Background: The RNA shown here (TPP riboswitch aptamer (THI element)) has 103 nucleotides. Its mean pLDDT, the model's own confidence on a scale to 100, is 78. The sequence was found by an Rfam model in a public genome assembly. It matches the Rfam family "TPP riboswitch aptamer (THI element)". For this family Rfam cites "Comparative genomics of thiamin biosynthesis in procaryotes. New genes and regulatory mechanisms" (Rodionov et al., J Biol Chem, 2002).

RNA sequence: CACCGUUGGUUGGGGUGUCUGGGACGAAUGUUUUCCAGACUGAGAAAGACCCAUUGAACCUGAACCAGAUUAUGCUGGCGUAGGAAACCGACGGUUGAGCGGG
Numbered sequence: 001c002a003c004c005g006u007u008g009g010u011u012g013g014g015g016u017g018u019c020u021g022g023g024a025c026g027a028a029u030g031u032u033u034u035c036c037a038g039a040c041u042g043a044g045a046a047a048g049a050c051c052c053a054u055u056g057a058a059c060c061u062g063a064a065c066c067a068g069a070u071u072a073u074g075c076u077g078g079c080g081u082a083g084g085a086a087a088c089c090g091a092c093g094g095u096u097g098a099g100c101g102g103g
Stems, first nucleotide, its partner, number of pairs: 001097001002095009011053004016047001017040006023032003059084003065078004
């Protein structure tokens, strides 16, 4: 120096849906969750939390997509060796390998 493992800092990227009840608004079918409560999935469903940063399914697009399940929903699977997507600087440990120097 390279490689492997662990990890920190800074900076940056990202999503926030579905159902029920109440409240509010509306003449009414209804609308509203950044008004409140409960339920579902999830790391996270507005927490200053969680996740992710090229070794990138964090997240976005396709997508008002397809199949299945559900009270309902990106809920599950497919789509997906599709297209995009936010990076730099260190620390510790290990390995043998390469180079250099010394005995």